[in-house]
Context: one part of a larger RNA
């Protein structure tokens, strides 16, 4: 220079009350404004206590601070079913033997790891200052062990089926959600009108069990035979004959149950009345619209021809066949370990900062509209720390 520039989006504040040494900024209330495919809600990654409560204000906060993601102390994360661990494999890694190399080492078979993929099973309500598909209540489901009963050819690191998959397009059947009516409860105007075709609020309920629909796929059953499936096979594949027009498998949703339960506007009682606790508990129906969700791993079509393996089903080999083993039903027992707080289009992650930048997935209300555009709103959240 200079007490100058700046104080980080022009979404916006005003009033009353409280606390306090002190209030533009903290807490409560009223009004106003902003977002609303987000500036709301929930996950993954990443962070690692930032979560909740009490207390404090030196420093941190671009100002003040009684406030805070700041200091101090205490508290908080509850699982057979969510995710991991576990079983399985992909790219890729490692790699007994092996090959190569002077060596270090490189490559690689068997194998063994490796999710971003495949594989068993839970929902609704309630509850905490802070956790909940984890606790509680109610109602379920799955795997494994054992026992009992009935029936019985069981058996694999091997064979087969299945798992099992691309792009685009179209039609159908549904549901979530929305809207309207009906129904229930409440209201009747401090400014002229408002007992009416008026206004406000509510009208919610899962998994599971039963039934097996719209539909999709495939003809189905039996006998004999067989150069294939590295051996075998009653299985799969090939072939012949007979019978038959339906059968089997999958499959949303609806309906019944779950539920004489839960939830539920409002009312009542009590209270240290920021408010909280307890009690009672109405209606709880129909129509319409309608998804990008489900049936669907479906159908049609195209060429660039679109993972693997295990769980699962089935077949036999060795072997065992008075045993062991297998199937079904019932009962009983059991289900460990790790994660779980909080932020997550952000003041908590990546950017040296409480930085106008960046960050994968899910949810997707109303009016307008082709629309996830736009504008204004709901739930919810904010007014961006001078």
């Nucleotide at each position: 220079g200079a007490g100058u520039a700046a104080c980080g989006a022009u979404a916006a504040a005003g009033g009353g009350g409280g606390u306090g040494a002190a209030a533009a900024a903290c807490c409560c209330c009223c009004u106003c404004g902003c977002c609303g495919g987000a500036a709301g809600a929930c996950c993954a990654a990443g962070g690692g206590u930032u979560c909740c409560u009490a207390u404090c204000c030196a420093a941190c906060g671009u100002u003040a601070a009684u406030c805070g993601g700041g200091g101090u102390a205490g508290g908080g994360u509850g699982a057979g079913u969510c995710g991991g661990c576990c079983c399985c494999u992909a790219a890729g890694g490692c790699g007994a033997g092996g090959c190569u190399g002077a060596a270090a080492a490189g490559c690689g078979u068997a194998g063994u790891c490796g999710a971003u993929g495949g594989g068993a099973a839970a929902c609704a309500g309630g509850u905490u200052a802070a956790u909940a598909u984890u606790c509680c209540u109610g109602u379920a489901c799955c795997g494994c062990g054992c026992a009992u009963a009935a029936c019985u050819g069981c058996g694999a690191c091997g064979g087969g089926g299945g798992g099992a998959c691309g792009g685009a397009g179209a039609a159908g059947g549904c549901u979530a959600g929305g809207c309207c009516a009906g129904c229930g409860c409440g209201g009747c105007g401090u400014u002229g009108g408002u007992u009416g075709u008026c206004c406000g609020c509510g009208u919610u309920u899962a998994a599971g069990g039963g039934u097996g629909u719209a539909g999709a796929u495939u003809g189905a059953g039996g006998a004999c035979u067989u150069a294939g499936g590295c051996a075998a096979a009653u299985c799969c594949g090939g072939g012949u004959c007979c019978u038959u027009a339906a059968g089997a498998u999958c499959g949303a949703g609806a309906c019944c149950u779950g539920a004489u339960g839960a939830c539920g506007a409002a009312g009542c009682u009590c209270u240290u009345u920021a408010u909280g606790a307890g009690c009672u508990g109405a209606a709880g129906u129909g129509g319409u619209u309608g998804a990008u969700g489900c049936c669907a791993g479906g159908c049609u079509u195209c060429c660039a021809g679109g993972a693997a393996a295990a769980u699962c089903c089935u077949c036999u080999a060795a072997g065992c066949u008075u045993c062991a083993g297998g199937u079904u039903a019932u009962g009983u027992g059991u289900g460990a370990c790790c994660g779980u707080a909080c932020c997550c289009g952000a003041a908590a992650c990546c950017g040296a900062c409480a930085c106008a930048g960046g960050u994968g997935g899910u949810c997707a209300g109303g009016u307008u509209g082709a629309g996830a555009a736009u504008a204004c709103c709901a739930a919810g959240g904010c007014g961006c720390u001078u």
RNAcentral holds the full RNA, with entries from ENA. Predicted 3D model of a 386-nucleotide part of an RNA (large-subunit ribosomal RNA, domain III) from Marinobacterium alkalitolerans. The coordinates come from a structure-prediction model, not an experiment, and the mean pLDDT is 84. Lineage of the source: Bacteria > Pseudomonadota > Oceanospirillales > Oceanospirillaceae > Marinobacterium.